[in-house]
About this RNA: The prediction has a mean pLDDT of 76. Fluoride riboswitch aptamer (crcB RNA motif) from a Methanobacteriota archaeon, 63 nucleotides, folded computationally. It was read from a public genome assembly, where an Rfam model found it.
RNA sequence: UGACAACCAGGUGAUGGAGUUCACCAUACAACCGCAGGCCGUGCUGAUAACUCCUACCCGUUC
Numbered sequence: 001u002g003a004c005a006a007c008c009a010g011g012u013g014a015u016g017g018a019g020u021u022c023a024c025c026a027u028a029c030a031a032c033c034g035c036a037g038g039c040c041g042u043g044c045u046g047a048u049a050a051c052u053c054c055u056a057c058c059c060g061u062u063c
Base pairs, nucleotide, nucleotide: 010025011024012023013022016054017053018052019051020050021049034044035043036042037040
């Protein structure tokens, strides 16, 4: 340097799916489980951790 074989290629990132990137956790009692207030029979934002696409939802315009 090449070939072959074996093993591994997990989970999570406040609402769905896919690709890419990033971060975190790691055999689970972990990573993670939004914010605000008058703390409750209350209110608010968002389908992303980030980007792109699809779906759902919301607003507006045109036919």

It matches the Rfam family "Fluoride riboswitch aptamer (crcB RNA motif)". Its family is annotated with positive regulation of gene expression and response to fluoride in the Gene Ontology.